A computed fold for a 349-nucleotide RNA from a Lachnospiraceae bacterium, annotated as Bacterial RNase P class A. The coordinates come from a structure-prediction model, not an experiment, and the mean pLDDT is 77. Its Rfam family is "Bacterial RNase P class A". It is annotated as a ribozyme. It is recorded under the gene name rnpB.

[in-house]
RNA sequence: UAAGUAAAACAGGCGAUCGCGGCUGACGGGCCGAAAGGUGUCAGACGAGGAAAGUCCGGGCUUCACAGGGCAGGGUGCCGGUUAACGGCCGGUGGAGGUGACUCCAAGGACAGUGCAACAGAAAUGUACCGCCAGUGCAGACUGGUAAGGGUGGAAGGGCAGUGUAAGAGACUACCGCCUCUCUGGUAACAGGGAGGGCAUAUGUAAACCCCAUUCGAAGCAAGACCGAACAAAAAGCAUGCGGCUGCCCGUCGCGCUUUUAGGUGGGUCGCUGGAGGCUCCUGGCGACAGGAGUCCUAGAUAGAUGAUCGCUCAACGACAUAACCCGGCUUAUCGUUUUGCUUACAAA
Numbered sequence: 001u002a003a004g005u006a007a008a009a010c011a012g013g014c015g016a017u018c019g020c021g022g023c024u025g026a027c028g029g030g031c032c033g034a035a036a037g038g039u040g041u042c043a044g045a046c047g048a049g050g051a052a053a054g055u056c057c058g059g060g061c062u063u064c065a066c067a068g069g070g071c072a073g074g075g076u077g078c079c080g081g082u083u084a085a086c087g088g089c090c091g092g093u094g095g096a097g098g099u100g101a102c103u104c105c106a107a108g109g110a111c112a113g114u115g116c117a118a119c120a121g122a123a124a125u126g127u128a129c130c131g132c133c134a135g136u137g138c139a140g141a142c143u144g145g146u147a148a149g150g151g152u153g154g155a156a157g158g159g160c161a162g163u164g165u166a167a168g169a170g171a172c173u174a175c176c177g178c179c180u181c182u183c184u185g186g187u188a189a190c191a192g193g194g195a196g197g198g199c200a201u202a203u204g205u206a207a208a209c210c211c212c213a214u215u216c217g218a219a220g221c222a223a224g225a226c227c228g229a230a231c232a233a234a235a236a237g238c239a240u241g242c243g244g245c246u247g248c249c250c251g252u253c254g255c256g257c258u259u260u261u262a263g264g265u266g267g268g269u270c271g272c273u274g275g276a277g278g279c280u281c282c283u284g285g286c287g288a289c290a291g292g293a294g295u296c297c298u299a300g301a302u303a304g305a306u307g308a309u310c311g312c313u314c315a316a317c318g319a320c321a322u323a324a325c326c327c328g329g330c331u332u333a334u335c336g337u338u339u340u341g342c343u344u345a346c347a348a349a
Stems, first nucleotide, its partner, number of pairs: 001345010012313007020047002023044005030039003049320001053331002056329005061220004068250004073216005078092005093107001094105004108211002113209002115205003129150002131146006158176002161173003177199001178197008224270004233261006241255005277296008
């Protein structure tokens, strides 16, 4: 200098004018409304994102509800840690990719059982097409042995090199694989070492059924609570019954419940933003994170506010886009700028 890789920050700033929203304070006590309640003027500080998106996970909160057990069904799946919790995050182990920094993994069990494995091939859960060897025969060929060589295939009686054999073969030996026992290190996953076994342990597949371990109540802010106003009930069914918890059973609670027809209200307030909160520093930790001290309050609309213009500056006026109970994550979309660590290549000193 170029290319790459991992992480982080910003998403404009300053000033002026006008407009909108709730909150706080001051003033006013008028207007709308049947009521609950709503509404005015001025000033102040504040007012849409890194993803607000997806609704894929986990919770907080609310109701069922007085509190349970089991089954079904679902989630997770190497080990340890962290968290309110999670399928998240951090660290490690094993595997795959990459020269490397680094990235990715749907990573328990195939000796519990069942299922599936097309085509090719003689044969796919145990075989003999070609071949090799021996015997008979003039020959064609037949009989027996074999699974080392060849072909097919992802996979062919565990692999490879020898001894041995009629020719071969774990038949035997060394190394490797597999199994059993054991030692060392590590919290563990796991790594390394030793001894024994000739091995029906003869492939793959569980993102096939399944087994094992662990975990899970249901519904959801249109949850739910309060205020005001108005109205109207009728018929059928159930009675050792019905309804709730509940997808089912046990159990338990309540005394009413279900269906159809018909009538009234479709107004207002709360929930609604002070939090598992933000920021700075210290301590512990490889880290995620935890503890402590200090400090700050940064949108709450309800037919839906957060905007417009001008000047200066600037990398940002632009892409993706636009809050609706809230929070922790994941995933997806995306213009431009800046910073830091590490890797590779080239060149110079």